[in-house]
Context: one part of a larger RNA
Molecule: small-subunit ribosomal RNA, 5' domain
Organism: uncultured bacterium
RNA sequence: GAUGAACGCUAGCGACAGGCCUAACACAUGCAAGUCGAGGGGCAUCAAGGAGUAGCAAUACUCUGUUGGCGACCGGCGCACGGGUGAGUAACACGUAUGCAAUCUACCUUUUACACGGGCAUAGCCCGGAGAAAUCCGGAUUAAUACCCGAUAAUACAGGGACUCCGCAUGGAGAUAUUUGUUAAAGAUUAAUCGGUAAAAGAUGAGCAUGCGUUCCAUUAGUUAGUUGGUGAGGUAACGGCUCACCAAGACUACGAUGGAUAGGGGAACUGAGAGGUUUAUCCCCCACACUGGAACUGAGACACGGUCCAGACUCCUACGGGAGGCAGCAGUGAGGAAUAUUGGUCAAUGGACGAGAGUCUGAACCAGCCAAGUCGCGUGAAGGAAGACGGUCCUACGGAUUGUAAACUUCUUUUGUACUAGAGUAAAAAAGGGGAUGUAUCCCCUCUUGCAAGUACAGUACGAAUAAGCAUCGGCUAACUCCGUGCCAGCAGCCGCGGUAAUACGGAGGAUGCGAGCGUUAUCC
Numbered sequence: 001g002a003u004g005a006a007c008g009c010u011a012g013c014g015a016c017a018g019g020c021c022u023a024a025c026a027c028a029u030g031c032a033a034g035u036c037g038a039g040g041g042g043c044a045u046c047a048a049g050g051a052g053u054a055g056c057a058a059u060a061c062u063c064u065g066u067u068g069g070c071g072a073c074c075g076g077c078g079c080a081c082g083g084g085u086g087a088g089u090a091a092c093a094c095g096u097a098u099g100c101a102a103u104c105u106a107c108c109u110u111u112u113a114c115a116c117g118g119g120c121a122u123a124g125c126c127c128g129g130a131g132a133a134a135u136c137c138g139g140a141u142u143a144a145u146a147c148c149c150g151a152u153a154a155u156a157c158a159g160g161g162a163c164u165c166c167g168c169a170u171g172g173a174g175a176u177a178u179u180u181g182u183u184a185a186a187g188a189u190u191a192a193u194c195g196g197u198a199a200a201a202g203a204u205g206a207g208c209a210u211g212c213g214u215u216c217c218a219u220u221a222g223u224u225a226g227u228u229g230g231u232g233a234g235g236u237a238a239c240g241g242c243u244c245a246c247c248a249a250g251a252c253u254a255c256g257a258u259g260g261a262u263a264g265g266g267g268a269a270c271u272g273a274g275a276g277g278u279u280u281a282u283c284c285c286c287c288a289c290a291c292u293g294g295a296a297c298u299g300a301g302a303c304a305c306g307g308u309c310c311a312g313a314c315u316c317c318u319a320c321g322g323g324a325g326g327c328a329g330c331a332g333u334g335a336g337g338a339a340u341a342u343u344g345g346u347c348a349a350u351g352g353a354c355g356a357g358a359g360u361c362u363g364a365a366c367c368a369g370c371c372a373a374g375u376c377g378c379g380u381g382a383a384g385g386a387a388g389a390c391g392g393u394c395c396u397a398c399g400g401a402u403u404g405u406a407a408a409c410u411u412c413u414u415u416u417g418u419a420c421u422a423g424a425g426u427a428a429a430a431a432a433g434g435g436g437a438u439g440u441a442u443c444c445c446c447u448c449u450u451g452c453a454a455g456u457a458c459a460g461u462a463c464g465a466a467u468a469a470g471c472a473u474c475g476g477c478u479a480a481c482u483c484c485g486u487g488c489c490a491g492c493a494g495c496c497g498c499g500g501u502a503a504u505a506c507g508g509a510g511g512a513u514g515c516g517a518g519c520g521u522u523a524u525c526c
Base pairs, nucleotide, nucleotide: 001525002524003523005522006521007520008519009518012378013377014376015375016374018371019370020336025334026333027332029331030330031329034077035076036075039074040073042070043069046068047067048066049064050063051062052061053060054059084289085288086287094213095212096211097210098209099208100207103206104205108202109201110200111199112198113197114196116150117149118148119147126139127138128137129136130135156182157181158180159179160178163174164173165172166171187194188193215261216260217259222252223251224250227249228248229247230246231245232244233243234242264286265285266284267283268279269278270277271276291312292311293310294309295308314325315324316323317322342368344367345366346365350364351362352361353360354359381412382411383410384409391403392402393401394400395399417463418462419461420460421459426453430449432447433446434445435444436443437442438441470515471514472513473512474511475496476495477494481510482509483508484507485506491498492497
C1' cells in the first nucleotide's frame, strides 16, 4: 500500500460499486419455463346469442359449441438458453497457435425444385372396474401440421464404367456420352400471408486432432496386457484400441514416467522503479457438476439443475399393500462459523421462449429494502472579539505560564436539516387508426396508447447556528510532556525494552500529536 474481511469504541448525509471466503451440510413455504385455438378433436369453466318452461313483468331455471374464448388432452416449437456452484479435474481441462483431404449444425439468410393418391390407429370424451393415495386396467368411439403405405425425384445416398487437373501420405476437385438402384412432403386462414419436403451455399454453434505453456514431493524409480503397433470387422456426425477377433512385443521413464499431495483454467486484480511475487471475490471467456453412483431415451443439439430408469443414503405420506422428494435458481429456515442481506416491486426499459399478431411467460434483467463492509463527495458553521474573563492544569507561587480568539458577546450565512410548493429524464420503438413512397414488403409522416422505481431525483420558498465528532497515540524507531498514584506489585509491549519510592514507557489528570465519520486491533499478500 491492499482486502468479499472480522473485532473494539464511535457515527450526520449522498452517489457509485460490493455482500456465506466456513458445511458440494440438511431444507418448511412461495415463486424461478412456458407458449401456440391461424395444427386438431372438442367444451370442463366464464361470457354473449338462440330456443324452451314458470311468471303480468323484472327475473329465475333448463337446453343448445351457434359465437367469443378456453381447463384438461393429442400435436408443434422451446425446455441443451438464461440463472447457480467450484465438489471433482494436474487433464488437450485451460491459454495460445494451427489443422479436419476425418465432421455435424434446429431456428436464420440466399438460390433451385417439388408438395400427387390412399390408409390404420390413438389420447381426449363416454361406459365399467382396481386402489387409502400416487396412479392404473378393460370396452366402445373420434381428429390432426400425430403415424403408416404407394407414386414422382436429383447437384442427395449407394454401386458400376471411361477422362482431365491438382496436392499434404491416406487422397482432393472437375466434367461427365454415361448407367443401375434407394429415399420426400401438410396443411391453416380473416385471402394479406404463414407454414411443409428435397438439395446447394452462407452464417452461427458444436465436435475432433496437434505444437508449445500450465503447482509441490525422489524421504515416490521403475510403470503398463487393450498395454504399444498391425490386419480385419463393428461402432460413431467423424478420426482413432473407441470396441472386438487374430498377429507381433512393444509403449512411457532421470528432459522425472508411475505414485502421492494440492488445485477449476484464463482475461485480469494487488504490490513493486522494474524484473518478479501473490491472488483468481465482483465483471467477461472456457471447463466441470446438479442428493451419491450408474445408464440410456427423446432430440439439430443432453447422456439433460427444476426429464426418465436402476441402485444407495436421507426425509416425508400410508388404510402397511404401496407411494412421494432433491434450493450448488430467487427469497427464506436450521446448522456450521469471527462473519455475509428482503420469504419486496415490475415486466416500464434491455434481452429470451412461443405466437401471423395482439399478447402470455420470464426471481434473466431493471428497481427498491438491509449493512460505514469499500471508494469518492459534502457537512458538523463564518467574520469580528483580550478584562487575554471564570474554571482546570503546571510553576521558582501576594505573581506568572497554559488551555486560548477558545468561550461569552456582536454581525453574517443556510450547504445540510425541518415544513411547504412545483416536479422530471429514463420512451425509442412496437401495436392501433389515417396518409404517402416505391423496388409490393419494406420504409417515411401524423394522431393515439404504454413508467415499476415515484410525487423519487432535481428546483424553489420559509425558519433558525439551528440537527451533526470521534478514535488512537505521546521512551527510541515515530509526530507529540508534565503532575499525581503505584513501588519488579498492578501492569505495558511490534522490536529494543519499561516497573524494585522522584516512571515523559504502568493507571488517572491536564496538555499535545496524528487521522477524521471514522479510528484502532487482528488476519492475509506484496